[in-house]
RNA sequence: GCCGUGGUGGCGGAAUUGGUAUACGCGCAGGACUCAGAAUCCUGUCCCGCAAGGGUUGAGGGUUCGAGUCCCUCCCACGGCA
Numbered sequence: 001g002c003c004g005u006g007g008u009g010g011c012g013g014a015a016u017u018g019g020u021a022u023a024c025g026c027g028c029a030g031g032a033c034u035c036a037g038a039a040u041c042c043u044g045u046c047c048c049g050c051a052a053g054g055g056u057u058g059a060g061g062g063u064u065c066g067a068g069u070c071c072c073u074c075c076c077a078c079g080g081c082a
Stems, first nucleotide, its partner, number of pairs: 001081007010026003019065001027045006046055003058074005
């Protein structure tokens, strides 16, 4: 240099044909239980906002009524070829 795969909350990881972004798990916070703890169970847990609502999928554009998903450029990681 060329080709391929991937990048989503603090972490792992889903999101089907383009149609509710963050299901589920871990972690964290609070509570129940206990003499106390462990384990277990319950509730909450992306950001802004009093709310209504808005924003957010590596960065920036494009297509579309609508994009994590399709297209373009770039960045990063991994694999292959030279």